The prediction has a mean pLDDT of 81.
This is a predicted structure of a 96-nucleotide RNA (Guanidine-I riboswitch aptamer) from Synechococcus sp. TMED19.
The source organism's lineage runs through Bacteria, Cyanophyceae, Synechococcales, Synechococcaceae and Synechococcus.
It matches the Rfam family "Guanidine-I riboswitch aptamer". Rfam's curators write: This family represents a conserved RNA structure found upstream of the ykkC and yxkD genes in Bacillus subtilis and related genes in other bacteria. The function of this family is unclear although it has been suggested that it may function to switch on efflux pumps and detoxification systems in response to harmful environmental molecules. Rfam links the family to the GO term regulation of gene expression.
The sequence was found by an Rfam model in a public genome assembly.

RNA sequence: GGAUAUGAGAUCUAGGGUUCCGGCCCGUUGGGUGUCUGGUCCAAGAGUUCUCGGCCGGCAUUGCCGGUUGCACGGAGGGGGAAAAGCCCGGGAGAC
Numbered sequence: 001g002g003a004u005a006u007g008a009g010a011u012c013u014a015g016g017g018u019u020c021c022g023g024c025c026c027g028u029u030g031g032g033u034g035u036c037u038g039g040u041c042c043a044a045g046a047g048u049u050c051u052c053g054g055c056c057g058g059c060a061u062u063g064c065c066g067g068u069u070g071c072a073c074g075g076a077g078g079g080g081g082a083a084a085a086g087c088c089c090g091g092g093a094g095a096c
Stems, first nucleotide, its partner, number of pairs: 007052004012047001015042002020039002022036001023033004053069007071091001073094001077089003
């Protein structure tokens, strides 16, 4: 200097807003309100847990068992759509 790999899914949460439910208010066939604790909903590369996968070793081998799977500061802006976000652009720009 180059190549390959550092994986996927699900659960839950930090967080998020307001479609729906509920709450509160009103001039109540309805309307307003998220500066309403909540339920539904969205949700982490750098959060949790689990499963699968990868790599290494062993064994009584078409499977089983054990180990391992590192590090990680980060705008603005845009997208999304009910709307917003630690979601996506993005392990980005940048910093060290």